[in-house]
The RNA shown here (Bacterial RNase P class A) has 367 nucleotides and comes from a Lachnospiraceae bacterium.
The coordinates come from a structure-prediction model, not an experiment, and the mean pLDDT is 75.
Rfam family: Bacterial RNase P class A. It is annotated as a ribozyme.
The gene name in the source record is rnpB.
The organism belongs to Lachnospiraceae, within Bacteria.
């Protein structure tokens, strides 16, 4: 000096000027709206998106309803150990895959419980004999019977793999050696690993993101959940008032409805709580490989409801172009992402200009 791999953080600063949202405080001494409940204006401080606020995939906390307990549906998970509140997440490992390496990926239980499937090719997809080998008959360039999985060929995949003995050809039939099953021992907390002894090898091709088994967990719906005050409208009571008005009915009686006021009950339009102090933040010290946890110390850091968080305007920085010289400066012109809170939290997945920091790995040069 190239390549490359794995992790942090940053997400332009500063300052006027108008605006908008909130909280606090001060004011008004009959402000103003509004039945209330509660809100509204005015100075003045201080505060006001994100790393992903997004998808809304998971997991939790909270609220409502359900719910002896147990089982069946259904549906998630799926090596092993530990972190969490919880997880399908995360650290650590183990066992495969790829990579010269640093490192990265993997839904990775069980197809020696069962059943299905396996196009096309092949004779055959779990049972077979198409070539081809050998034997035996025969009417002998050929046919029939039998026996062979070493060889050919088909296929992603074909009766464990090489050598050898061995046979008529062969064949775990038989033998070493490698897989495979089963047991032992050692090492590990466990997944596993090593090493040993048997079994001639019977189950043994893939598929479980194909039915299914095993293990194991899951009540449902979500802040427009949900609590509370409460105009109105519909209703129930008690009470008041008066024979007034209207209907039947032209008079009379007698029935019927219309008012007011209090209670209760309901709970729409509003409105208030729920709302943000928090499994949180930042510091630092302990434990632990690590995820994380404890301790202490530290500030409070959006809370709207059709939803505020912009605008412009200098000044500096950062990025690119183009001139100009004195070649590292100067000028001019441009460019600056993804996107944006709505009850909070962990987590995954996506999208992201421009850039900085640190680990470690490979190639090459120089000394």
């Nucleotide at each position: 000096g190239g390549a490359g791999u794995g992790g942090a953080a940053c997400a332009g600063a500063c300052a006027a000027u108008c605006g908008c949202g909130g909280c606090u405080g001060c004011a008004g001494g009959u402000g103003c709206c509004g039945a209330a409940a509660g809100g509204c204006c005015g100075c003045a401080g201080c505060c006001g998106a994100g790393g992903a606020a997004a998808g809304u995939c998971c997991g939790g906390g909270c609220u409502u309803c359900a719910u002896a307990g147990g089982g069946c549906a259904g549906g998630g998970u799926g090596c092993c150990g530990g972190a969490u509140a919880a997880c399908g997440u995360c650290c650590g490992g183990u066992g495969g895959a790829g990579g010269u390496g640093a490192c990265u990926c993997c839904a990775a239980g069980g197809c020696c419980a069962g059943u299905g499937c396996a196009a096309c090719a092949g004779a055959a997809a779990u049972a077979u004999a198409c070539c081809g080998c050998c034997u035996g008959c025969u009417u002998u360039u050929g046919g029939c019977a039998g026996g062979u999985a070493a060889g050919g060929g088909u296929g992603g995949a074909a009766g464990g793999g090489c050598a050898g003995u061995g046979u008529a050809a062969g064949a775990g039939a038989c033998u070493a050696c490698c897989g495979c099953c089963u047991c032992u021992u050692u090492g590990g907390u466990a997944a596993c690993a090593a090493a040993g002894a048997g079994g001639g090898c019977a189950c043994a091709u893939g598929u479980a993101a194909a039915c299914c088994c095993c293990a194991u967990c899951c009540g449902a719906a979500g802040c427009a959940a949900g609590a509370c005050c409460g105009a109105a409208u519909a209703g129930a009571a008690a009470g008041c008032g008066a024979u007034a008005c209207g209907g039947c009915u032209g008079c009379c009686c007698g029935c019927c409805g219309u008012g007011c006021u209090u209670u209760c009950a309901g709970g729409u339009g509003g409105g208030u709580c729920g709302c943000u102090u928090g499994a949180g933040u930042c510091u630092g010290c302990c434990g632990g490989c690590a995820a994380c946890g404890g301790c202490a110390g530290u500030a409070c850091c959006a809370g709207a409801u059709a939803g505020a968080u912009g605008a412009u305007u200098g000044u500096c920085g950062g990025g690119g172009a183009c001139a100009u010289c004195u070649u590292g400066a100067u000028g001019u012109c441009c460019c600056a992402a993804c996107a944006g809170a709505a009850c909070c939290c962990g987590g995954c997945u996506u999208a992201u200009c421009g850039u900085u920091c640190c680990g470690c790995u490979c190639c090459u040069g120089u000394u």